Source information: A computed fold for a 349-nucleotide part of an RNA from a metagenome, annotated as small-subunit ribosomal RNA, central domain. Rfam family: Bacterial small subunit ribosomal RNA. Its mean pLDDT, the model's own confidence on a scale to 100, is 89. The RNAcentral record of the full RNA draws on SILVA.
[in-house]
Context: one part of a larger RNA
RNA sequence: CUGGGCGUAAAGCGUGCGCAGGCGGUUUUGUAAGCCAGAUGUGAAAUCCCCGGGCUUAACCUGGGAAUGGCAUUUGGGACUGCAAGGCUCGAGUAUGGCAGAGGGGACUAGAAUUCCUGGUGUAGCAGUGAAAUGCGUAGAUAUCAGGAGGAAUACCGAUGGCGAAGGCAGGUCCCUGGGUUAAUACUGACGCUCAUGCACGAAAGCGUGGGGAGCAAACAGGAUUAGAUACCCUGGUAGUCCACGCCCUAAACUAUGUCAACUGGUUGUUGGGGGUUUGACACUCUCAGUAACGAAGCUAACGCGUGAAGUUGGCCGCCUGGGGAGUACGGCCGCAAGGUUAAAACUC
Numbered sequence: 001c002u003g004g005g006c007g008u009a010a011a012g013c014g015u016g017c018g019c020a021g022g023c024g025g026u027u028u029u030g031u032a033a034g035c036c037a038g039a040u041g042u043g044a045a046a047u048c049c050c051c052g053g054g055c056u057u058a059a060c061c062u063g064g065g066a067a068u069g070g071c072a073u074u075u076g077g078g079a080c081u082g083c084a085a086g087g088c089u090c091g092a093g094u095a096u097g098g099c100a101g102a103g104g105g106g107a108c109u110a111g112a113a114u115u116c117c118u119g120g121u122g123u124a125g126c127a128g129u130g131a132a133a134u135g136c137g138u139a140g141a142u143a144u145c146a147g148g149a150g151g152a153a154u155a156c157c158g159a160u161g162g163c164g165a166a167g168g169c170a171g172g173u174c175c176c177u178g179g180g181u182u183a184a185u186a187c188u189g190a191c192g193c194u195c196a197u198g199c200a201c202g203a204a205a206g207c208g209u210g211g212g213g214a215g216c217a218a219a220c221a222g223g224a225u226u227a228g229a230u231a232c233c234c235u236g237g238u239a240g241u242c243c244a245c246g247c248c249c250u251a252a253a254c255u256a257u258g259u260c261a262a263c264u265g266g267u268u269g270u271u272g273g274g275g276g277u278u279u280g281a282c283a284c285u286c287u288c289a290g291u292a293a294c295g296a297a298g299c300u301a302a303c304g305c306g307u308g309a310a311g312u313u314g315g316c317c318g319c320c321u322g323g324g325g326a327g328u329a330c331g332g333c334c335g336c337a338a339g340g341u342u343a344a345a346a347c348u349c
Base pairs, nucleotide, nucleotide: 003321004320005319006318007303008302012317014201015200016199017198021194022193023192025088026087027086028085029084030083031082033081034080035077036076037075038074039073040072041071042070049065050064051063052062053061054060091191092188093187094186095185096183097182098181099180103177104176105175106174107173108172109171110154115149116148117147118146119145120144121143125136126135162169163168206247207246208245209244210243211242215241216240220236221235222234223233258316259315260314261313262312263311266294267293268292269291270290271289272288273287274286275285276284298305299304322349323348324347331342332341333340334339
């Protein structure tokens, strides 16, 4: 440089925003950079190729032609791309009226339950297991009643349901706030798509400082089991789990499926809008946006996918190129550290 690929075989960055770059709706006029056509000059000779000629042939020598993918100048063309100017409204967006929602942040608050404390009643067990034991209990436990403290999580509703870019989000009320969708008009007039570097967000665990600590529970201790048992089971139990602020930046971060747009039979649910029909509820029907199940064509190695495509196409980005060595070493960058990211080779099969 190029081919073929990326659901499960190697391969979609965890997710978004977005500069440069790449690509870009429709129409008119101009321009002529790209583009197309012609001409001219140049592209040394030799070599190579074609047609001839000369050594008895060949190698060799030699005449002519072609070729020399190129470059420059010039003349013309004006479809397509670019550029310039001017329009358009279908892409994109703004305004207006509705609507749904665990979307985000903060404050306040509720009830059930566990644990603990105080007091009452009450007496010998409780707890635990496959069976036990450690453990708790006559210093009165478990059980039960009343009162109190504190932390964490929010049963039912609840759903194949909803919202969010992803991670994720669930008791209730209030305040602040982002996004979406729908209907009909009006407006802007291509303002768009994608995006290397960059920036932001990013479960759990972990780290720093200060709080908090009910339950659960790495580590740890004890009891069992066992040949052993650094486990599975049991009794305890500290970090942690919770809050504030600051880091870490990784996951089977999964739909293992990048994003945007267009096109291509249907059927059945369900969520949120809107229209039609109907006196009206129901029902029926059309439509937009989601979310599921099944399936024509087509695709696929098969499994399966199938208008939410893995079908048919286009734009842009990322990534793969036999297994191991290895997501390792070294170096760089980032981090308090743990480590993360970028990322080989020898050797071997």